The part of an RNA shown here (large-subunit ribosomal RNA, domain VI) has 268 nucleotides and comes from Pelagicoccus sp. Lineage of the source: Bacteria > Verrucomicrobiota > Opitutia > Pelagicoccaceae > Pelagicoccus. Its mean pLDDT, the model's own confidence on a scale to 100, is 88.
[in-house]
Context: one part of a larger RNA
């Protein structure tokens, strides 16, 4: 940029892509079959494997943004507390998220039409023959059912809704020029369920987008102080104490300001 005016939702499917697996157990039934040994078909049931997809409630990783121990050194005048460096100093857990070793689902059913075969009728050839004319059955394949994209499918589809029905001047009455404006979209700003960038989505004061501050969860595991006991290292009590990221709710406290552009008068 198209898709004959603009624009905001929801659609249909032309094509295209995916997927198509295996085992094994129980029952039919120790039946049919067979002298025994052995042992089915055809039908139903359970289940595992590999394989892909989504998820994170449960089992775990990982969580160098949370919390706790603890070494050795510097420093905050000293104690007490603490912080900084040592590959997060090392050590034990761990929240969101992201994982798979975990958790659910999927390759179902069934048609048409065939392929190899297997057949009915059946002449050419008084007989035969599945074939010449007619008809039937059959496959993990094919087409369709199933999952995903999907109108740039340029032959450009379909539906619903929303918008534009001006004023001046001039005028060769064919228009020209100014001003002025819709739906709706954009920039711009907070941000993530989204993402390399753009896209995409959730929001801008009519407002919970993010921050923050409350509460709450989870974590970690009884803070710091003070006061008992001990000669002392410690321990008790105050205490499930403090602290607590990404988690959920609340609350305009602070940042999403005022704006500004596009778009354009009924549509060859």
């Nucleotide at each position: 940029c198209g898709c004959a005016g603009g624009a905001a939702a929801g659609u249909u499917g032309a094509g295209g892509g995916g997927u198509u697996c295996a085992u094994u157990c129980u029952u039919u039934a120790g039946u049919a079959c067979g002298a025994g040994a052995g042992g089915a078909c055809c039908g139903a049931g359970a289940a595992u494997g590999a394989c892909g997809a989504a998820c994170c409630g449960c089992u775990g990783g990982u969580g160098u943004u949370c919390c706790g121990g603890u070494u050795a050194u510097u420093g905050c005048g000293u104690c007490a507390g603490c912080a900084g460096u040592a590959g997060c100093g090392c050590c034990g857990g761990g929240u969101a998220g992201c994982u798979a070793a975990g958790u659910u689902c999927g390759g179902a059913c069934u048609a048409g039409a065939u392929a190899a075969g297997c057949g009915c009728u059946g002449a050419a050839a008084g007989c035969a023959u599945c074939u010449a004319a007619g008809c039937g059955c059959c496959a993990a394949g094919c087409u369709a059912u199933u999952c995903c994209c999907a109108a740039g499918a340029u032959a450009a589809a379909c539906u619903u809704u929303c918008c534009c029905a001006u004023g001046a001047a001039c005028u060769u009455c064919g228009g020209u020029u100014c001003a002025c404006a819709a739906a709706g979209g954009g920039u711009c700003c907070u941000g993530g369920u989204a993402g390399a960038c753009c896209a995409c989505c959730a929001g801008g004061u009519u407002g919970a987008u993010a921050g923050g501050c409350u509460g709450g969860a989870u974590g970690u595991g009884u803070a710091a102080g003070u006061g008992c006991g001990g000669c002392g290292a410690c321990g008790c009590a105050u205490u499930g104490a403090g602290c607590u990221a990404a988690c959920c709710a609340g609350u305009a406290c602070u940042a999403a300001u005022u704006a500004c552009c596009c778009a354009a008068g009924a549509g060859a």